[in-house]
Context: one part of a larger RNA
RNA sequence: CUGGGCGUAAAGGGUGAGUAGGCGGCGCAUUGGGUCAUGUGUGAAAACCGGACGCUCAACGUCCGGAUUGCAUAAGAAACCGGUGGGCUGGAGUACGGGAGAGGUAAGCGGAAUUCCCGGUGUAGCGGUGAAAUGCGUAGAUAUCGGGAAGAACACCGGUGGCGAAGGCGGCUUACCGGACCGUAACUGACGCUGAGUCACGAAAGCGUGGGGAGCGAACAGGAUUAGAUACCCUGGUAGUCCACGCCGUAAACGAUGAGAGCUAGGUGUCGGGCGGAGACGUCCGGUGCCGGAGCAAACGCAAUAAGCUCUCCGCCUGGGGAGUACGGUCGCAAGACUGAAACUC
Numbered sequence: 001c002u003g004g005g006c007g008u009a010a011a012g013g014g015u016g017a018g019u020a021g022g023c024g025g026c027g028c029a030u031u032g033g034g035u036c037a038u039g040u041g042u043g044a045a046a047a048c049c050g051g052a053c054g055c056u057c058a059a060c061g062u063c064c065g066g067a068u069u070g071c072a073u074a075a076g077a078a079a080c081c082g083g084u085g086g087g088c089u090g091g092a093g094u095a096c097g098g099g100a101g102a103g104g105u106a107a108g109c110g111g112a113a114u115u116c117c118c119g120g121u122g123u124a125g126c127g128g129u130g131a132a133a134u135g136c137g138u139a140g141a142u143a144u145c146g147g148g149a150a151g152a153a154c155a156c157c158g159g160u161g162g163c164g165a166a167g168g169c170g171g172c173u174u175a176c177c178g179g180a181c182c183g184u185a186a187c188u189g190a191c192g193c194u195g196a197g198u199c200a201c202g203a204a205a206g207c208g209u210g211g212g213g214a215g216c217g218a219a220c221a222g223g224a225u226u227a228g229a230u231a232c233c234c235u236g237g238u239a240g241u242c243c244a245c246g247c248c249g250u251a252a253a254c255g256a257u258g259a260g261a262g263c264u265a266g267g268u269g270u271c272g273g274g275c276g277g278a279g280a281c282g283u284c285c286g287g288u289g290c291c292g293g294a295g296c297a298a299a300c301g302c303a304a305u306a307a308g309c310u311c312u313c314c315g316c317c318u319g320g321g322g323a324g325u326a327c328g329g330u331c332g333c334a335a336g337a338c339u340g341a342a343a344c345u346c
């Protein structure tokens, strides 16, 4: 390379938009590039394959044939692929009518709790643990009542619930913006799928500048524990956690399961919507769970939300270690990220 694979054995890109490319619905007509069939020319010889013959055999040699899977050319075929013209509506989209939602951005507002400050009451303890101690407290703490300030997060509702491409999103109100779903079948008429590069988004931590800082809390300090204790437990506590703007671009970024399409028993819950029904309930579409048949699977398990049966496109794997290292390159302020070996060794 081929082949075989990618839930857990090595292997799905973190996610999306989309360029090139690859692939692409149903009729009709046309073309004849692909494709197919026939003829001709060429495809040097030797070599190769088959047959015959010659050296006593063989190797070897001679002769005849084949092959040379290719290219060109002549006149053809028209199913399929492609091109062109014209048409269709089932794919895709639009319009209109609906309801659902922690979808995004910005501004404003609210209550509980915590800490701190001021004042009142009040007195000897509080706190903390397995037990303690460090710590706080007669300069009046803890507790309790009243007032004030600040920052962060939004109990109950809350759900195997909803929304989003993923990351993720949860108090209330308003403004602006995005997507999906159901219904009608009016409109467009294949406008589609995927997507190397590319661009955008991307938890936490981290970085830069400025702000903010209640609680929590790496580092750090102290108290314990212990043989030791650079830990687990306790008392403190800086960065950080929060905001604005700019970087970083990673993750067990997980369903460890790429995207799209069609097909293949059922049962049961739930969310949004439609239809029938007084209702019970039935049924259809879309989502989200559980169970389960065929089938698949090494097993575990998956099973219409497939890991089943097929097609299209992309990404990736190819024994363990060395190593996600070195070197080079690109990016970054840095941390580092991306790309990514070999010797050697088992």
Stems, first nucleotide, its partner, number of pairs: 003318004007300002012314001014201004021194003025088002028085004033081002035077002038074005048066007091191001092188003095184004103177007110154001114150008125136002162169002206247006215241002220236004258313006266291011295302002319346003328339004

Predicted 3D model of a 346-nucleotide part of an RNA (small-subunit ribosomal RNA, central domain) from an uncultured bacterium. The prediction has a mean pLDDT of 90. Its Rfam family is "Bacterial small subunit ribosomal RNA".